[in-house]
Context: one part of a larger RNA
RNA sequence: UGCCGGAGGAUAAGAUCCCUUUAGUACGAGAGGAACGGGGGAUCGGCGCCUCUAGUCUACCGGUUGUGUAAGCACUGCCGGGUAGCCACGCGCUAAGGGGAUAAGCCCUGAAAGCAUCUAAGGACGAAGCCCCACCCGAAACGAGGCACUAGGACGGCCGCAAUAGACGGCUUUGAUAGGACGGGUGCGUAAACAGGGAGCUCACGCGACCUGCGAACAUACCGUUACUAAAGU
Numbered sequence: 001u002g003c004c005g006g007a008g009g010a011u012a013a014g015a016u017c018c019c020u021u022u023a024g025u026a027c028g029a030g031a032g033g034a035a036c037g038g039g040g041g042a043u044c045g046g047c048g049c050c051u052c053u054a055g056u057c058u059a060c061c062g063g064u065u066g067u068g069u070a071a072g073c074a075c076u077g078c079c080g081g082g083u084a085g086c087c088a089c090g091c092g093c094u095a096a097g098g099g100g101a102u103a104a105g106c107c108c109u110g111a112a113a114g115c116a117u118c119u120a121a122g123g124a125c126g127a128a129g130c131c132c133c134a135c136c137c138g139a140a141a142c143g144a145g146g147c148a149c150u151a152g153g154a155c156g157g158c159c160g161c162a163a164u165a166g167a168c169g170g171c172u173u174u175g176a177u178a179g180g181a182c183g184g185g186u187g188c189g190u191a192a193a194c195a196g197g198g199a200g201c202u203c204a205c206g207c208g209a210c211c212u213g214c215g216a217a218c219a220u221a222c223c224g225u226u227a228c229u230a231a232a233g234u
Base pairs, nucleotide, nucleotide: 001148002147003146004145008137009136014044015043016042017041018040019039020038021037027032045094046093047092048091049090053088055086056085060081061080062079063078064077065074066073067072097133098132099131100130105125107123108122154234155233156172157171158170159169160168177230178229179228180226181225182224183223184222185220186219187218194213195212196211197210200207201206
């Protein structure tokens, strides 16, 4: 440094109601009318997740007011959108089974007590309960464990699947670690062009405010490429 088993710890989540079947059965003269068990669903609770839906999104995008030369400031100035992440109003699951030792209880054999007796010796069963079987943590488990391999390590620097500080993890030119650049994806969504629609007007050829689609720019926490910059030191 890597691996191993596990003393021990933690957990082992359901609750209520309805429908259906059992069954028009048992029961009852009839009227009426169950239950054990099985199946399905709803609500609440529990655990997990972010594909969908919704929220947030003080990275980001658009519009806009005041002030100011401007940056800026005014709750993120205000308003409208919004990815990742986080989340509920969204989605999934929600517990049955097996083994061991038992409780009450039940039983076998069986004397004390020639009978009888589950008990005194001995033996066999038996719970939603106890201990295990699944998941998680776990050598400070001071009885501080075991196995294998073996020389490097520390500081510094660039960082993050980590993070208050330590710690932990990656990289350090024999390099994609971070930044930049480029490409992709994503967000926003406009100008012109183009396409479709369009009240109506028209000399019936056309004209036409506006609406929709398409999507430059811009942004980017995601994916990739590239040593351009910073990791070349002690």